The prediction has a mean pLDDT of 81. This is a predicted structure of a 73-nucleotide RNA (transfer RNA) from an uncultured Bacilli bacterium. It matches the Rfam family "tRNA". It is annotated as a transfer RNA.
RNA sequence: GGCUCUGUAGCUCAGUCGGUAGAGCAAGGGACUGAAAAUCCCUGCGUCGGUGGUUCGAUUCCACUCGGAGCCA
Numbered sequence: 001g002g003c004u005c006u007g008u009a010g011c012u013c014a015g016u017c018g019g020u021a022g023a024g025c026a027a028g029g030g031a032c033u034g035a036a037a038a039u040c041c042c043u044g045c046g047u048c049g050g051u052g053g054u055u056c057g058a059u060u061c062c063a064c065u066c067g068g069a070g071c072c073a
Base pairs, nucleotide, nucleotide: 001072002071003070004069005068006067007066010025011024012023013022019056027043028042029041030040031039049065050064051063052062053061
């Protein structure tokens, strides 16, 4: 330098023929207990890496760009 994959909640990750985002863990609140642990219930306003474009509408499509991983040279 070229190519491929990847970037979504604090962490690990889903998601979608384009219709406005979700799980587990963690965290907070509550129930239970003499008190804890365990268990049960409740709680997510996340610029979906960034900028621009297409569209009535973009996390999803396109271009550029930034970070990470790998392959080739």